[in-house]
RNA sequence: GCUCUUGUAGCUCAGUUGGUAGAGCAGCAGCCUCGUAAUCUGCAGGUCGGCGGUUCAAUUCCGCCCAAGAGCU
Numbered sequence: 001g002c003u004c005u006u007g008u009a010g011c012u013c014a015g016u017u018g019g020u021a022g023a024g025c026a027g028c029a030g031c032c033u034c035g036u037a038a039u040c041u042g043c044a045g046g047u048c049g050g051c052g053g054u055u056c057a058a059u060u061c062c063g064c065c066c067a068a069g070a071g072c073u
Base pairs, nucleotide, nucleotide: 001072002071003070004069005068006067007066010025011024012023013022019056027043028042029041030040049065050064051063052062053061
């Protein structure tokens, strides 16, 4: 220098043909207990890496850039 993959909640990841984003763990509160933990219930937490384009509508499609990883030279 070129090619490919990945980027979504604090962490690990889903999100199937474009239609107002979810799970597990972690956190908070409640229940329970003499008390703690565990179990159970509930709550909160996301400008979906950034900027544009297409579209009535983009996490999803397209372009450029950024970051991480892999390969080739």